[in-house]
RNA sequence: AAACCAAUUAAAGCGCCAGCGCCGAGGAAAUCGCACAGAUUCUCGGCAGACGAGGUGGAGGUUCAUCGAACAUUCGGCGGAUGCCUCCUGAUCGCGGAUACCCGAUCACAUGCAGUUCCUAAAACACGGUGGUAACUCGGUGAUACAAAAGGGAUGUAGCAGGUAU
Numbered sequence: 001a002a003a004c005c006a007a008u009u010a011a012a013g014c015g016c017c018a019g020c021g022c023c024g025a026g027g028a029a030a031u032c033g034c035a036c037a038g039a040u041u042c043u044c045g046g047c048a049g050a051c052g053a054g055g056u057g058g059a060g061g062u063u064c065a066u067c068g069a070a071c072a073u074u075c076g077g078c079g080g081a082u083g084c085c086u087c088c089u090g091a092u093c094g095c096g097g098a099u100a101c102c103c104g105a106u107c108a109c110a111u112g113c114a115g116u117u118c119c120u121a122a123a124a125c126a127c128g129g130u131g132g133u134a135a136c137u138c139g140g141u142g143a144u145a146c147a148a149a150a151g152g153g154a155u156g157u158a159g160c161a162g163g164u165a166u
Stems, first nucleotide, its partner, number of pairs: 014079004019075001021047006030040003051068003057088006089108006098166005111158004116153003125142003129138001131136001
């Protein structure tokens, strides 16, 4: 360096599944049933269980951690998590100007607030396919479908609040 094998990583509406739900196979007996159909109870194996937008300076702590879409099990639970809190670091603003340190406010490629403007889905649905006995799965087309929050721009407004050194 090449080949082969194995393991690990990839994700953050993310991963997982013992409840509930659904499907298939099996089942002595019992119940319902006209019934050798079917249903319930039981066993085994499966399916489903968050649709996107948005979000990470570092450390520690903490836990139902933002927004809307959806006839909505997106139920219930476990784990995680970019949320929040504290500290550190950093940014902006506040001295007549500049720089440094301290202090204060607000923040995290970085003052707050207000309206305004810009930016912006996917699932769902319909049609038609793939794989599966099935539950269901995975693509395609309609389609530049249809959000909200956050964020960007300009405007207005609030604070108009410092100390020291050079």
Background
This is a predicted structure of a 166-nucleotide RNA (glmS glucosamine-6-phosphate activated ribozyme aptamer) from Sporosarcina aquimarina. Its Rfam family is "glmS glucosamine-6-phosphate activated ribozyme aptamer". For this family Rfam cites "Evidence for preorganization of the glmS ribozyme ligand binding pocket" (Hampel and Tinsley, Biochemistry, 2006). The coordinates come from a structure-prediction model, not an experiment, and the mean pLDDT is 76.